[in-house]
This is a predicted structure of a 72-nucleotide RNA (transfer RNA). Its Rfam family is "tRNA". Gene Ontology term of the family: triplet codon-amino acid adaptor activity. The coordinates come from a structure-prediction model, not an experiment, and the mean pLDDT is 81. The sequence is in RNAcentral, with records from ENA. The same sequence occurs in records of 2 taxa.
RNA sequence: GCGGAUAUAGUGUAACGGCUAACAUGAGAGGUUUCCACCCUCUUGAUACGAGUUCGAGUCUCGUUAUCCGCU
Numbered sequence: 001g002c003g004g005a006u007a008u009a010g011u012g013u014a015a016c017g018g019c020u021a022a023c024a025u026g027a028g029a030g031g032u033u034u035c036c037a038c039c040c041u042c043u044u045g046a047u048a049c050g051a052g053u054u055c056g057a058g059u060c061u062c063g064u065u066a067u068c069c070g071c072u
Stems, first nucleotide, its partner, number of pairs: 001071007010025004018055001026044006048064005
């Protein structure tokens, strides 16, 4: 330099173009307990970035960035 793959809460994963982005875990608060742990309830927080297509984009297209793999 070229080609390919991936990018979603702090972490691990979901989500036919129709979503108010789900689940688990974590964190915070409360309950329970003599205390801790377990358990229960509530809260919290995410689509890498920029454009395009579309009535509607996490999803499709293009570019950028980052990571990984391969070729030279």